Parts: sequence; C1' cells; structure tokens
RNA sequence: ACCGCUGUGAUGGAAUUGGCAUACAUGCUGGUCUCAAAAACCAGUGGGGAAACUCAUAAGGGUUCAAAUCCCUUCAGCGGUA
Repeated sequence: ACCGCUGUGAUGGAAUUGGCAUACAUGCUGGUCUCAAAAACCAGUGGGGAAACUCAUAAGGGUUCAAAUCCCUUCAGCGGUA
C1' cells in the first nucleotide's frame, strides 16, 4: 500500500427479510428470607424531561415512509497478501 472481518447499555452478547433498539445472561440498586451473611426468590436498572415525548448502535453524510442492518467517507482493533 491493497484485501477481508469486527465496532450495540457497566460487561458478555441478541435483534432472522430494513419495521417495538438493548432479548438473554452477568453486574449494580432495593426488598423477602436469615441471629447475621451466602445461596435462592421478587422488583428495578441507557441519557434528557414533571409528563407527553425526545435523543442514542465507533464518527460524519446519503438512500428510504422507516437504517444497528443498505451505500459513501473517516476512525479504531484483528487477520491476510505484497
């Protein structure tokens, strides 16, 4: 230099054909239980907002009624070729 793959809550990781973003698990917070704890069980857990609602999938732009998903550019990581 060229080619390919990857990038999503605090973490791992789903989202099937473009159609409810964050399922499920872990972590965290509160509760039940216990003398107390652990384990187990129940509830909650992205940001803003009183609410309605709105914003957010590495960054920016485009296509579309609608984009994590398709297209372009860039950034970062991994692998390959020379």
The prediction has a mean pLDDT of 81. Predicted 3D model of an 82-nucleotide RNA (transfer RNA) from an uncultured Bacilli bacterium. The sequence was found in a public genome assembly.